[in-house]
A computed fold for a 1541-nucleotide RNA from a Zetaproteobacteria bacterium, annotated as small-subunit ribosomal RNA. The sequence was found in a public genome assembly. The coordinates come from a structure-prediction model, not an experiment, and the mean pLDDT is 84. Taxonomically the source falls in Candidatius Mariprofundia (Bacteria, Pseudomonadati, Pseudomonadota).

C1' cells in the first nucleotide's frame, strides 16, 4: 500500500531512600487514573452537562393544587344604551362566594432515624384495589334536613352564637336480591342518581310537546381481567469478644379478639420452651440498590446528578376522612422557637421553586413560558401545574476551535552568556506576499406543530330520521416560552485574542548574578556555612496549554492481608509440654442415592450505565435504533468419575493378647561409706587465715597442725560416655515395695477403630508466698576491710532469709534444635546404644544382613546467605498456632486468675524513616599465632637541677610584622633583624603612580652649586641639547596630561598548581585472562620452607603482568694499566731546603679496567630455594656509606619563594623617607654551649690531618702593640701562593680535693675592627671583678664499629656579627643472654553493635523546653434504661338522669345518635437508682522530642567482673549480687569425633 480475517476478552512495566560496599528482609516516598471539589496566577469563543458534600439550622417575601355550572340553589358591581326619571335592558346567569363530585396518597424535596418492621436476588399465599377493560344485571317508590341567604348577637382579631328560609348526583328509610354474609335448616340481613343533546315513527292531546322514541354521559349490584398496594419465606448486606450470655408475651399449643388479609398482632389458660462461639445480647457507624471510581484480573472504596425501592416533613403522641395517609403545602394534644394582640386570645412550620440570614475551604435568578412531554379537573372548549421545557451566573467538568499562513539571514538591534573567537534567543522579530474561522458589522433566516378547536365539502355507525350524535378523510385557518435563536450570505481589517508549572535525583529541561546554615526551599533522598545547576532574580530550556499548578479524598503501583498471589532456624513470627472436645482432614473393593460437581432446557436479573455496531447534531462531547452483557438466583431435564450419605466387605493404617529384652522412667521405705562443720578429749606452741599487694577475722582464755571419740545435715567422687530413659520440665551411692511408657521376633484377635486439635483440663526448672519443721556447707539482704577520683560493685572476713523436707500456692525462663504434630516418598559413607536373624569356625568371637533410637559427615534439591540434608529448612498431603516498619509497648484502660509478688489477654496518641538478617572489605581489641625495628633488654654518653646562648608560649608595649602546633612547632622558614633587611608602629610626603603596555605634547636627561627639611622631597642658580634619517620623520631616555591599567608580604593553603614533611627504605599495592560466588568481592597474594625483602623455592584453580624491593648511579676499601705537573723521591748527582738535574719505582692525582658470584669443598634441607661451617681472597654471603621514597594516608606544611582562581583595597590595605620595634620580661617549656674538675687545671717545650675556601679576595716574611689589631709589602685567579697553627694525645713541672690555680657568669675601666652610623642593638681584645654550679627528682633521649664518646679544622649566609647549621678528619670503646614485657610496623587468624573506622559506639539518672496519654478528690451536660408517679388529645370499652329531624307507633313513646362522664391503653413531664460514652480538673506517673547541659560509663573486642533469660533483694544512675537456665561468648589445654595418606 493491497489482500484476507476479525461484532461486543486483547490484558499484567517500575524508580528513590538503611550500608564504606552487597544480597534480603522490610517500611515510608513517588511516577498514573479519578473528583459534585476548594486554593493562587490567568483567561478568545461554542456546544453538552453539573452546581450547600457543612447546620434535618432558622427563615422575610412572592409562586408551587386545583377543577366541574353538562351535579345544586342562590347570584352582584363598574361600564354601556334605553327612560315617561319610577326604572328597565345589557354587562350575565358572568365574577366571587356555598352546598357536592373528583383531585389533594401523584408529580416535587431531603437522608435524620434505621444494621433490619430496610435493600437487593429468588420465590410464597391468607388479602385489597378509585379511576381503566370485558360480561351478567339493575337504576322502582318516597321522606326529612342543612350550608349558601336574611334577621339579631359576641369578639380586637381568628372566628362564633342564636332564629328563619332553600336545593342536589349531598343524606336517610321502604321495594327489589343473581351473588354474597350469617344460619343445621327454615329463613334472615344487604344496593343505587341523575344530567345533558336532539327528534316525533310508535301513544296522548290542539300546532307542538313529553309521560314516548333516541343519542351521550353518570350511578348500583356481581364476576373476570389489568394495574398498584398489603403480607410470609430462603440467601445476602459494615467494625468491635477490652460486648458472653440472652429472652416471662418470651417459645410453642388451645380458645377468642382484631385486620383487607397469616400470625403472640392482642387476651385468657395450658406447656417451658426460643435464640447463641455458622458470634445471640450489647455498643459504634450507616438510607440500601442499578450503578461510579480504580484495577490485568480478582479485588479495593464509593453510593452527587439519572433510574428503582425505603423512610422523613419543627420535635413527640394520635386518631379522622378515603380505594389509597395514620397524610410535606389536612386535624387534634403535649413541647420548643417566631410572631399578632385591645392582654382575654390567637397564628406559624420552604428536608417545594426562587431567596435571606447563618455555619463554611466551598456551591446559582426572589428569570420567561405552559410552545412542547407529562400530570389533576372536566363532555370539551380550557383551567392550574417553580413537574417540565427554556433562559441567566460560574473554566466547575467533558468536548470542539481559534490566537494566523508563506516567505524572509545583513543570522538586525536589543537582553543573556563568554575560553573575547564567539555562542544564544533566531526564521523569532522587522520586511514583502496571502488568508479571515471565531469575535465585530450589515442583511436574510429556520425546524422544533403534532394535535385540537372554529368553517366549507364528504364518507361510515347509530336512529324512523337527511335530526343530534359518534367514527373518520379532506380543504381553508388559528397556536413557538426559547429567539429574531441555530444557520447563511456580503464588506472590512492580522486586524480584538497566552498562560501557567518545572528546570539536583526520581523525572523532560542549565547557566550568570545575588546571599552566606541567613534568608529560604523540600513528595522522598536532602539543598544552604562566599565560586548553590536544589534558595531569590535574570536569560535560556523542558511540558500541559484557555488554562496551569497546589491542597484534599480514593483506588493503583503494594504480591504491603497474598482466593488468584507472601510467610514463621538466625530478619516480625512453632504456645514450655502433653490428653481431649467441638470442628477440619481421612486406606482398599463394591452397591445403590444423587447433596456437592458436570452438562443442557427454561423463567428471571427493570430502564439507563459499559461494551459492540449502525445512525442524528459541519466533527467530537452529546443523543437516538438494534444486539451484546448483566459471570447471578430458581425450576425442571440429564450424567455418576470424584468428595458427600446409607448398606456390605477387606487388612496393609490403629489397637489388643502372648514371648523376650536394656533403661540416673516415676512414687515410697530402708541401710552405706567419703568429706565439711561444730563439740569432747590428748599431744603441742606462735601464728594461722586469706590476698596482686593488704587488712578485717581466728589465736598464749592456747589457735593452726596432728590423734581419738561423739553429734547433725546436705549432697553421692571414680564408673560417667556428643552413653541411657521420660511429651516436657527433669532424672544419677546401694536396696525393697508399688507403678508407667518402649523395643524386638513371631502368631492370635477386632476391623479405619485413624490424624490433628479452637475453646478446656492437667503436668511444669529457678526464683518467690503460706503453714509447721530441720539447718552441716553454700549464701541475696547486712556488716567489716581492701580497691579507687568516688566504689552503693569486681577481691577478702563474716552472715541472715533461702537452698532441705511434709503438705497448698504460683506458672513462668536463651522453658532452644531459638526448627508444631501426622503420614508418604528421595543417593551414600562413618561410629554409637538396645534387640533379631544368618553364614564360617563352633571356644572365645569374625563377617553380612535387618528393626528401633542417637551423632558426624556428604549428594541432588533447597535457601538472602548462614547453611539444613533418611532425626530437611528437599518433594507432597492434612490440622492447630503464630507475624504484617521501629519506637511507645508486651505498657494504659477494662477484665479474668493469684495471699502476694506478679501473670494471661491487649491498644491508642504521639514520633521516626528507618530499624533488622546474612555475608564482603577495612579499621580497631585492655584476643590469639609468627616475624622486625637501638622497641626493650645488655652498655656508654647525655637532658632534667646551675650560668648563659637560642627558639616558643605567656605578659607588655604605638609596634613588639607574619607563619609553624603530639610524634612529623619550639638553634623551624632566618645560609646570619644596627640602616637596608621589613612585611610591624609612629610621623612627614606622593596619587597613572616605585614597576609593565599603548596615545596626546614638549624636551635630552644627567650632573653641578646654595637655601628649607630629619629626609622624602621642594625652590632658586649652574649647566647642556642625545642616536639613526630616504629630512617626510623614526628610536632611546625624560618631564608634563588623559584614560585603559598598575601596584597590594590583603584573605581564603578548606578553591588550586608546583614543591615538601609523615607513617616509611617499611614490604608492600595493584592489573589483565581465567575460575568461584546471586552480589559486595574472593582467588591470584594463601599454605610449608627461607629471606634485609610480596626474596626464592616447593605446592596450588590458576597463568602472566605492572609499580615497589634488589641490580643499574656515585663515595669509599685491594690490585693492574696509562699518564707524571704544580704532586712524589727508592737509587746518582746538588742543595740550608725535592732547592734543582734526573727518576717514572713508591706515595698519589685520574682516566681506563679486574675483582666477590653462595662460583668452590663438607653437612643440614623436599635430590628445592636457601642456612651453617671451611678453603682461597684487599674484601664473603647486601663488603662500608650515600643518593633514589611504590598505592596512598594525614582537607598534614606553605597563596609570606614563586604561579594561581574567587573575594576585597585603589589620594590606599598601592608608593617614598626618617626615626622606633621585631633584642621589651614576675614566669613556663624545647634545643644546645659551658662547667662543677685529679682520666683534670695552668704553664712549658715539641708530633700527625681530611675536606674546603681565595681578586670588592686570601695574605706570606718583616717591624710596632700585653693583646685584639696596625703599619707596610710579597705571592696566588691556586696539586705551584695564601688561609694552615691542627687540637686531643704524648713530654717535663706545678697544683693535692678546696667553691680551689676548678667554674666562668656578671659588672666597671680601658680598647680593636667592621661599617654613613655599634645608644636602643654587633663581634673581638686588655686590667679588674669571680655568680650559680660540687654530677642533677619523677621522667625522658641518641648510640650495635671507625659507630657511641672526645679532639679540633674548614666552608655556606656575611660590611661586621655561630655556643646554630653543613660537609672534613684525628683519637677511638662498652654490650647485645634472648623477645617475657613498653612503642611502632608486616602477615595470617578470630571477635564487633566501629565505618569521620577506639581520639569509635553508646547506656541511665538528674535539670530546662515543648508535646501527646495514663492516673485522680470531684464536676458538667448527653444517651440507653429499671421501678415508681402522672396522665393532654385520641381509640376501645362501659355509662348517658341532659339533648335529639329522616325508621317504628294513633299517641304516650321506642330504636338509633350525640353531648358529658367513668374506664383501659398511652406521650411528654417529675422522683429515684443503674448502665454507657464524651468533656473540664488542683495534683500525679512514666513515654516521646530537643543546641554543644550535669554525673558517671553499664553495653558493643574477652569492652577491661564473658554477656544474655528467667526471678529475688538492693543501689543517685547506668547498674550490682544470689539461684537456675541459654551460647546468640573469646581464649588456652584435654577428651571424642571426622576426613586423607
Nucleotide at each position: 500500500u493491497a489482500a484476507u480475517u476479525c461484532a461486543a476478552c486483547a490484558u499484567c512495566a517500575g524508580a528513590g531512600u538503611u550500608u564504606g560496599a552487597u544480597c534480603c528482609u522490610g517500611g515510608c516516598u513517588c511516577a498514573g487514573a479519578a473528583c459534585g471539589a476548594a486554593u493562587g496566577c490567568u483567561g478568545g469563543u461554542g456546544g453538552c452537562g453539573u452546581g450547600c458534600u457543612u447546620a434535618a439550622c432558622a427563615c422575610a417575601u412572592g409562586c408551587a393544587a386545583g377543577u366541574c355550572g353538562a351535579a345544586c340553589g342562590a347570584g352582584a358591581a363598574a361600564g354601556c344604551c334605553c327612560u315617561u326619571c319610577g326604572g328597565g335592558g345589557u354587562g350575565a346567569g358572568u365574577a366571587g362566594a356555598g352546598u357536592g363530585g373528583c383531585g389533594u396518597a401523584c408529580g416535587g424535596g431531603u437522608g435524620a432515624g434505621u444494621a433490619a418492621u430496610g435493600a437487593a436476588u429468588a420465590g410464597g399465599a391468607a388479602c385489597g384495589u378509585g379511576c381503566c377493560u370485558a360480561u351478567a344485571g339493575g337504576a322502582g317508590g318516597g321522606g326529612g334536613a342543612u350550608a349558601a341567604c336574611c334577621a339579631c348577637g359576641g369578639g380586637a382579631a381568628a372566628c362564633u352564637g342564636u332564629g328563619g328560609c332553600u336545593a342536589a348526583u349531598a343524606c336517610c328509610g321502604c321495594g327489589u336480591a343473581a351473588g354474597a354474609u350469617c344460619g343445621c335448616a327454615a329463613g334472615a340481613u344487604g344496593a343505587a342518581a341523575g344530567a345533558g343533546g336532539g327528534c316525533c315513527u310508535c301513544u296522548a292531546c290542539a300546532u307542538g310537546u313529553a309521560a314516548g322514541c333516541u343519542c351521550u354521559u353518570g350511578c348500583c349490584u356481581a364476576u373476570a381481567g389489568a394495574u398498584c398496594g398489603g403480607c410470609c419465606u430462603a440467601u445476602u448486606u459494615c467494625c468491635c469478644a477490652u460486648u458472653a450470655g440472652c429472652u416471662a408475651g418470651u417459645u410453642g399449643g388451645u380458645a377468642g379478639g382484631g385486620u383487607a388479609a397469616a400470625g403472640g398482632c392482642c387476651u385468657a389458660c395450658c406447656a417451658a420452651g426460643g435464640c447463641u462461639a455458622c458470634g445471640a445480647u450489647g455498643g459504634g457507624u450507616a438510607a440500601c440498590u442499578g450503578g461510579u471510581c480504580u484495577g490485568a484480573g480478582a479485588g479495593g472504596a464509593u453510593g452527587a446528578u439519572c433510574a428503582g425501592u425505603c423512610a422523613c416533613a419543627c420535635u413527640g403522641g394520635a386518631a379522622c376522612u378515603g380505594a389509597g395517609a395514620c397524610a410535606c403545602g389536612g386535624u387534634c394534644c403535649a413541647g420548643a422557637c417566631u410572631c399578632c394582640u385591645a392582654c382575654g386570645g390567637g397564628a406559624g412550620g420552604c428536608a417545594g421553586c426562587a431567596g435571606u440570614g447563618g455555619g463554611g475551604a466551598a456551591u446559582c435568578u426572589u428569570g420567561c413560558a405552559c410552545a412542547a412531554u407529562g400530570g389533576g379537573c372536566g363532555a370539551a372548549a380550557g383551567c392550574c401545574u417553580g413537574a417540565u421545557g427554556c433562559a441567566g451566573c460560574a473554566a466547575c467538568g467533558c468536548c470542539a476551535u481559534g490566537u494566523g499562513a508563506g516567505u524572509g539571514a545583513a543570522g538586525a538591534a536589543g537582553g543573556c552568556c563568554c575560553u573575547u573567537g564567539g555562542g544564544u534567543u533566531g526564521u523569532a522579530a522587522a520586511g514583502c506576499u496571502c488568508u479571515u474561522u471565531c469575535g465585530g458589522u450589515u442583511a436574510g433566516g429556520a425546524a422544533g406543530a403534532a394535535g385540537g378547536g372554529u368553517g366549507g365539502a364528504g364518507u361510515a355507525g347509530u336512529u324512523a330520521a337527511u335530526a343530534c350524535c359518534u367514527a373518520u378523510u379532506u380543504u381553508a385557518u388559528c397556536u413557538g416560552a426559547c429567539g429574531g435563536u441555530a444557520c447563511u450570505a456580503g464588506a472590512c481589517u492580522a486586524a480584538g485574542a497566552a498562560g501557567c508549572a518545572c528546570u539536583g535525583g526520581c523525572u523532560a529541561a542549565u547557566u550568570c548574578c545575588g546571599u552566606g546554615c541567613c534568608a529560604g526551599c523540600a513528595g522522598c533522598c536532602g539543598c544552604g556555612g562566599u565560586a548553590a545547576u536544589a534558595c531569590g532574580g535574570a536569560a535560556g530550556g523542558u511540558g500541559c496549554a484557555a488554562g496551569c499548578a497546589u491542597u484534599g479524598u480514593u483506588c493503583g503501583g503494594a504480591u504491603u492481608g497474598a482466593c488468584u498471589g507472601g510467610g514463621c532456624g538466625u530478619a516480625a513470627a512453632g504456645a514450655g509440654c502433653a490428653c481431649g472436645u467441638a470442628g477440619g482432614u481421612g486406606g482398599g473393593u463394591u452397591u445403590g442415592u444423587a447433596u456437592g460437581u458436570c452438562g443442557g432446557a427454561u423463567g428471571u436479573g427493570a430502564a439507563a450505565u459499559c461494551c459492540c455496531u449502525a445512525g442524528g447534531c459541519u466533527u467530537a462531547a452529546c443523543c437516538u435504533g438494534g444486539g451484546a452483557a448483566c459471570u447471578g438466583c430458581a425450576u425442571c431435564c440429564g450424567a455418576a468419575a470424584c468428595g458427600g450419605c446409607a448398606g456390605a466387605u477387606c487388612u496393609u493404617g490403629a489397637a489388643u493378647g502372648u514371648u523376650u529384652g536394656a533403661g540416673a522412667g516415676g512414687u515410697u521405705g530402708g541401710c552405706g561409706g567419703a568429706a565439711u562443720u561444730c563439740c569432747a578429749g590428748g599431744u603441742g606452741u606462735a601464728g594461722g587465715a586469706g590476698u596482686g599487694a593488704a587488712a578485717u577475722c581466728c589465736g598464749u582464755a592456747g589457735a593452726u597442725a596432728u590423734c581419738u571419740g561423739g553429734a547433725g545435715g546436705a549432697a553421692c567422687a571414680c564408673c560417667g560416655g556428643a552413653g541411657g530413659c521420660g511429651a516436657a520440665g527433669g532424672c544419677g551411692g546401694c536396696u525393697g515395695a508399688c507403678u508407667a511408657a518402649c523395643a524386638a521376633a513371631a502368631c492370635a484377635u477386632u476391623g479405619a477403630c485413624a490424624c490433628u486439635g479452637a475453646g478446656g483440663u492437667g503436668c511444669g526448672a529457678a526464683a518467690g508466698c503460706g503453714u509447721g519443721g530441720g539447718u552441716a556447707g553454700c549464701a541475696a539482704a547486712c556488716a567489716g576491710g581492701a580497691u579507687u577520683a568516688g566504689a552503693u560493685a569486681c577481691c577478702c572476713u563474716g552472715g541472715u532469709a533461702g537452698u532441705c523436707c511434709a503438705c497448698g500456692c504460683c506458672g513462668u525462663a536463651a522453658a532452644c534444635a531459638a526448627u508444631g504434630g501426622a503420614u508418604a516418598c528421595u543417593a551414600g559413607g562413618c561410629g554409637u546404644u538396645c534387640g533379631g536373624a544368618a553364614u564360617g569356625u563352633u571356644a572365645a568371637u569374625u563377617u553380612u544382613c535387618u528393626g528401633a533410637g542417637u551423632g558426624c559427615u556428604g549428594a541432588a534439591g533447597c535457601u538472602a546467605a548462614c547453611g539444613c540434608a533418611u532425626u530437611a529448612a528437599g518433594u507432597a498431603u492434612c490440622c492447630c498456632g503464630c507475624c504484617u516498619g521501629g519506637g511507645g509497648a508486651g505498657u494504659a484502660c477494662g477484665g479474668u486468675c493469684g495471699c502476694a509478688a506478679g501473670g494471661c489477654u491487649a491498644a491508642a496518641a504521639c514520633u521516626c524513616a528507618a530499624a533488622g538478617g546474612a555475608a564482603u572489605u577495612g579499621a580497631c581489641g585492655g584476643g590469639g599465632g609468627c616475624c622486625c625495628g637501638c622497641a626493650c633488654a645488655a652498655g656508654c654518653g647525655g637532658u632534667g637541677g646551675a650560668g648563659u646562648a637560642u627558639g616558643u608560649g605567656g605578659u607588655u608595649u604605638a609596634a613588639u610584622u607574619c607563619g609553624a602546633a603530639g610524634c612529623a612547632a619550639c638553634g623551624c622558614g632566618c645560609a646570619g633583624a644596627a640602616c637596608c633587611u621589613u612585611a610591624c608602629c609612629u610621623a612627614c610626603c606622593c596619587u597613572u603612580a616605585a614597576c609593565a603596555u599603548c596615545c596626546c605634547g614638549a624636551g635630552a636627561c644627567a650632573g653641578c652649586u646654595a637655601c628649607a627639611g630629619a629626609g622624602a622631597u621642594g625652590u632658586a642658580g649652574u649647566g647642556u641639547u642625545c642616536u639613526c634619517u630616504u629630512c617626510g620623520g623614526a628610536g632611546a631616555c625624560u618631564c608634563g596630561g588623559u584614560g585603559a591599567u598598575a601596584g597590594g608580604u590583603g584573605c581564603u593553603g578548606c578553591a588550586u598548581g608546583g614543591c615538601u614533611g609523615u607513617c616509611g627504605u617499611c614490604a608492600g599495592c595493584u592489573c589483565g585472562u581465567g575460575u568461584c560466588g546471586u552480589a559486595a568481592g574472593a582467588u591470584g597474594u594463601c599454605u610449608g620452607g627461607u629471606u634485609a625483602a610480596g626474596u626464592c623455592c616447593a605446592a596450588u584453580a590458576a597463568c602472566g603482568a605492572g609499580c615497589g624491593c634488589a641490580a643499574c648511579c656515585c663515595c669509599u676499601g685491594u690490585c693492574u694499566u696509562u699518564a707524571g705537573u704544580u704532586a712524589c723521591c727508592a737509587u746518582c748527582a746538588u742543595u740550608a731546603a725535592g732547592u734543582u738535574g734526573g727518576g717514572g719505582a713508591c706515595u698519589c692525582u685520574a682516566g681506563a679496567g679486574a675483582g666477590a658470584c653462595u662460583g668452590c669443598c663438607g653437612g643440614u634441607g623436599u635430590u628445592a630455594a636457601a642456612c651453617c661451617g671451611g678453603a682461597g681472597g684487599a674484601a664473603g654471603g647486601c663488603g662500608g656509606g650515600g643518593a633514589c621514597g611504590a598505592c596512598g594516608u594525614c582537607a598534614a606544611g606553605u597563596c609570606c619563594u614563586c604561579a594561581u582562581g574567587g573575594c576585597c583595597c585603589u589620594u590606599a590595605c598601592g608608593g617614598g623617607u626618617a626615626g622606633g620595634g621585631c633584642u621589651a620580661c614576675a614566669c613556663a617549656c624545647g634545643u644546645a654551649c659551658u662547667a662543677c674538675a685529679a682520666u683534670g687545671g695552668c704553664a712549658g717545650a715539641a708530633a700527625c690531618a681530611a675536606a674546603c675556601u681565595g681578586a670588592c679576595g686570601c695574605u706570606a716574611g718583616g717591624c710596632c702593640g700585653c693583646g685584639a689589631g696596625g703599619c707596610g709589602a710579597u705571592g696566588c685567579a691556586a696539586a705551584u701562593c695564601a688561609g694552615u697553627a691542627a687540637a686531643a694525645c704524648a713530654c717535663u713541672g706545678u697544683c693535692a680535693c678546696a667553691g680551689u690555680c676548678c667554674g666562668g657568669a656578671u659588672u666597671g675601666g680601658a680598647g680593636u675592627c667592621u661599617g654613613c652610623a655599634a645608644c636602643u642593638c654587633g663581634a673581638c681584645u686588655c686590667c679588674a671583678u669571680g655568680a650559680a654550679g660540687u654530677u642533677g627528682g619523677a621522667a625522658u633521649c641518641g648510640c650495635u664499629a671507625g659507630u657511641a664518646a672526645u679532639c679540633g679544622a674548614u666552608g655556606a649566609u656575611c660590611a661586621g656579627c655561630a655556643a646554630g647549621c653543613a660537609g672534613c678528619g684525628g683519637u677511638g670503646a662498652a654490650u647485645a643472654c634472648g623477645u617475657u614485657c613498653c612503642c611502632g610496623g608486616g602477615c595470617c587468624u578470630u571477635g564487633u553493635a566501629c565505618a569521620c573506622a577506639c581520639c569509635g559506639c553508646c547506656c541511665g539518672u538528674c535539670a530546662c523546653a515543648c508535646c501527646a496519654c495514663g492516673a485522680a478528690a470531684g464536676u458538667g451536660g448527653c444517651u440507653a434504661u429499671a421501678a415508681c408517679c402522672a396522665g393532654a388529645a385520641g381509640u376501645g370499652c362501659g355509662u348517658g338522669a341532659g339533648c335529639u329531624a329522616a325508621c317504628c307507633g294513633c299517641a304516650a313513646g321506642g330504636a338509633g345518635g350525640c353531648a358529658g362522664c367513668g374506664u383501659a391503653c398511652c406521650a411528654a413531664g417529675g422522683u429515684u437508682g443503674u448502665a454507657g460514652a464524651c468533656g473540664c480538673a488542683a495534683u500525679u506517673g512514666g513515654g516521646g522530642u530537643g543546641a554543644a547541659g550535669u554525673c558517671g560509663u553499664a553495653a558493643c573486642a574477652a569492652g577491661g567482673u564473658a554477656g544474655c533469660c528467667g526471678u529475688a533483694g538492693g543501689g543517685g544512675a547506668a547498674c550490682c549480687u544470689g539461684c537456675g537456665g541459654c551460647u546468640g561468648g573469646a581464649u588456652c589445654a584435654c577428651c571424642u569425633c571426622c576426613u586423607u595418606u